Context: one part of a larger RNA
RNA sequence: UGACGGGGGUCCGCACAAGCGGUGGAGCAUGUGGUUUAAUUCGAUGAUACGCGAGGAACCUUACCUGGGCUAGAAUGUCCCGAGACCACCGGUGAAAGCUGGUUUCCCCGCAAGGGGCUCGGGAUAAGGUGCUGCAUGGCUGUCGUCAGCUCGUGUCGUGAGAUGUUGGGUUAAGUCCCGCAACGAGCGCAACCCCUAUCUUAUGUUGCCAGCACGUUAUGGUGGGGACUCGUAAGAGACUGCCGGGGUCAACUCGGAGGAAGGUGGGGACGACGUCAAGUCAUCAUGCCCCUUAUGUCCAGGGCUUCACACAUGCUACAAUGGCCAGUACAGAGGGCUGCGAGACCGUGAGGUGGAGCGAAUCCCUUAAAGCUGGUCUCAGUUCGGAUCGGGGUCUGCAACUCGACCCCGUGAAGUCGGAGUCGCUAGUAAUCGCAGAUCAGCAACGCUGCGGUGAAUACGUUCCCGGGCCUUGUACA
Repeated sequence: UGACGGGGGUCCGCACAAGCGGUGGAGCAUGUGGUUUAAUUCGAUGAUACGCGAGGAACCUUACCUGGGCUAGAAUGUCCCGAGACCACCGGUGAAAGCUGGUUUCCCCGCAAGGGGCUCGGGAUAAGGUGCUGCAUGGCUGUCGUCAGCUCGUGUCGUGAGAUGUUGGGUUAAGUCCCGCAACGAGCGCAACCCCUAUCUUAUGUUGCCAGCACGUUAUGGUGGGGACUCGUAAGAGACUGCCGGGGUCAACUCGGAGGAAGGUGGGGACGACGUCAAGUCAUCAUGCCCCUUAUGUCCAGGGCUUCACACAUGCUACAAUGGCCAGUACAGAGGGCUGCGAGACCGUGAGGUGGAGCGAAUCCCUUAAAGCUGGUCUCAGUUCGGAUCGGGGUCUGCAACUCGACCCCGUGAAGUCGGAGUCGCUAGUAAUCGCAGAUCAGCAACGCUGCGGUGAAUACGUUCCCGGGCCUUGUACA
């Protein structure tokens, strides 16, 4: 000087408390451990692994296993030699990859000689590796933590390691700011500058809008027209403790008020200091060393990654009446669409099918939002709750749904009556609850993830305690 202390002081955080809803019990989904296997490819392992890499494992993917092939190779460039095109078509063999027989046949420049192009075969350079090491590395990332810290120059003090500044008194979300002070300044962080959102103004007006004026319709901005309004796109205004009052020391700041759409960082996002964990990744990529080179490379078929006594993690659905079922009826936002979205119509109980209007989309489509509201029924039961499991029949995608897809219909109708010890999330348009869309994607194991809107709470006395952290101080046989 740090680190540590079941030392002290002080401050903060959904840390506790106050509340609301979960998880832990059930069934299923997904991931992991274990087990099994020819293989169940590999990585991730307290917090900081476990719906994680994977934002799509039937084949492919695929890295694994079994079997069958190739060896300058599945792919690129250069040189030498030889042959002719390549493509296409018809056979044989094979599970396929491949091997093999035949038919047809070169292109461009040039009078010609020849040269060039393309393909194949042989040869030479050269390849290839998801093989090892993340404890050789770059890059990227997690975490402490969006915590308020981490340092430097000069000066001063100390023999020196170092100290000071950065401590103290206040204050703040903040090393934020003020005052004081042997310090004076500065840098990386904080804040601000960026984006979205909340209000207004101006400009503009189609594919958007429809107040007023007409026309028309069973009906609809449907039509003429209009720019008021909504909205879209641009450019600005606006919030700064700016104003008033109380406190305070001139201050920083704090409490209250006015005006205002918004008030003290308005709300949200992006943004992550010096460093820590030899944290993670050699399987995104790049890369040193080592290793393989008729195989640890590469092609193909089938299988596996989907096993199943069990254990854990994360979710979904429930156990019902604030509900289930039936009928009627209302209101979003944000996205996506040409190998695409696919309307009206017709067929089917349905998944879906036939057909193909419109739309590269503020125009058309996906697209009926659902919870809600109104009426009816059920009457507390393992039930008209719950839907697992299983039997049968189908639809769709796709060469192909056996291993191993999703969905529909009929039947079946399991556990489950609110969950022990424990444990998690959340402070407001939040929790809870309700649906919608997208990426990936032929299809889908999506209940996941990322967004979007609808309805919309309770509680916070407070900081004694648990956990984590900041600052000061103290002890130390630790570095």
This is a predicted structure of a 479-nucleotide part of an RNA (small-subunit ribosomal RNA, 3' major domain) from an uncultured bacterium. The prediction has a mean pLDDT of 83.